[in-house]
RNA sequence: GGAGGAUUAGCUCAGUUGGGAGAGCGCACCCUUCACAGGGGUGAUGUCGUGGGUUCGAGCCCCGCAUCUUCCA
Numbered sequence: 001g002g003a004g005g006a007u008u009a010g011c012u013c014a015g016u017u018g019g020g021a022g023a024g025c026g027c028a029c030c031c032u033u034c035a036c037a038g039g040g041g042u043g044a045u046g047u048c049g050u051g052g053g054u055u056c057g058a059g060c061c062c063c064g065c066a067u068c069u070u071c072c073a
Base pairs, nucleotide, nucleotide: 001072002071003070004069005068006067007066010025011024012023013022019056027043028042029041030040031039032038049065050064051063052062053061
């Protein structure tokens, strides 16, 4: 330098038919216990990497950029 993949909650990741933003773990509070662990209940948390474009509507489509990663040279 060229090609591919990844980027969504604190962490690991779904979401691929363009219209509801989600799960597990973690976290907070409550119940249970003498207490802890475990169990049960309730709840909070997102500029969907970033800047544009398309569209009535974008996590999802298109273009640029950034970071990580694999391969080629």